This is a predicted structure of an 85-nucleotide RNA (c-di-GMP-I riboswitch aptamer) from a Geobacteraceae bacterium. Its mean pLDDT, the model's own confidence on a scale to 100, is 80. It was read from a public genome assembly, where an Rfam model found it.
[in-house]
RNA sequence: CCCAGACAAAGCCAAACCCUCCGUGAGAAGGGGACGGAAAGCGAACGGGUCUUAUAAGUGUUUGAAAGAUAGCCGGGCUGCCAAA
Numbered sequence: 001c002c003c004a005g006a007c008a009a010a011g012c013c014a015a016a017c018c019c020u021c022c023g024u025g026a027g028a029a030g031g032g033g034a035c036g037g038a039a040a041g042c043g044a045a046c047g048g049g050u051c052u053u054a055u056a057a058g059u060g061u062u063u064g065a066a067a068g069a070u071a072g073c074c075g076g077g078c079u080g081c082c083a084a085a
Stems, first nucleotide, its partner, number of pairs: 005082001012037002017032004022027001035072001041078002046075003049070005057063002
């Protein structure tokens, strides 16, 4: 230094839920709060999945271009603390 990662150490992030606020909505932001996380850091302008709105067309229920949301859905990319086996 690389791979890997602990009954180690210093720390970090923050699910559900509640309050405020933005949005048609999925959901986002701030505060409280911890289910959990070795990248739960970044990026939706890497690829897919899921969700929302929904034109045209079809239509009994519904399918759905496009736009948006989700990185704590997955794969992959970049960056990062520590020092045992």